[in-house]
RNA sequence: GCGGGUAUCGUAUAGUGGCUAUUAUGAGUGCUUCCCAAGCACUAGAGGGGGGUUCGAUUCCCCCUACCCGCU
Numbered sequence: 001g002c003g004g005g006u007a008u009c010g011u012a013u014a015g016u017g018g019c020u021a022u023u024a025u026g027a028g029u030g031c032u033u034c035c036c037a038a039g040c041a042c043u044a045g046a047g048g049g050g051g052g053u054u055c056g057a058u059u060c061c062c063c064c065u066a067c068c069c070g071c072u
Stems, first nucleotide, its partner, number of pairs: 001071007010025003018055001027043005048064005
């Protein structure tokens, strides 16, 4: 330099053009307990950035950024 892939709560992830975005773990509160741990219930927390298509984009297209893989 060329090509390909990935980017979603703190972390790890699922999924689809109709979002009120899934689950686990972590965090907070409460219950339970003499206390802790465990367990149970609840709460908050997210689609890398910019454009485009569309009635509607996390999803489809383009560019950029970061990372990974391959080739030279």
This is a predicted structure of a 72-nucleotide RNA (transfer RNA) from a Candidatus Uhrbacteria bacterium. Lineage of the source: Bacteria > Bacteria candidate phyla > Candidatus Uhriibacteriota. Its mean pLDDT, the model's own confidence on a scale to 100, is 81. Its Rfam family is "tRNA".